[in-house]
């Protein structure tokens, strides 16, 4: 950089000791009944992988489909939606005589940013 996914799921112990939820802002939370970090063990999940089938190839494989009754291995993850919002659009409510405003709501859509996998 490309691409897929991101409302599900899964924690105990030890060391340590004050912060943490990516960054900024706002909100809301978690935290001395122990934050972050590190270690050990455990677990979740199914991206890679494994297995089965099909096709193409032609022995090196490549592609597609499937798998509640695959989970040995490589990653990842184990408070809250990626904790929520921020930018654009839509719908509804609200305000306004109107043009319009952009206050509130939406398990509405998209973008951006981020995380993870694969390449």
């Nucleotide at each position: 950089c490309u691409u897929a996914u991101c409302a599900a799921g899964a924690g105990u112990g030890g060391c340590u000791g004050a912060g943490g939820g990516a960054a900024c802002a706002g909100g809301c939370c978690c935290g001395a009944u122990g934050a972050a970090g590190c270690c050990a063990c455990g677990g979740c999940a199914a991206c890679c992988g494994a297995c089965u089938c099909c096709g193409c190839a032609a022995c090196g494989g490549c592609g597609g489909a499937g798998u509640g009754a695959c989970g040995a291995g490589g990653u990842g993850c184990c408070a809250a939606a990626u904790c929520c919002u921020g930018c654009c659009c839509g719908c509804g409510a609200g305000g306004g005589a109107a043009a319009c405003c952009g206050u509130c709501g939406c398990u509405g859509g998209g973008a951006a940013a981020g995380a993870u996998g694969a390449g």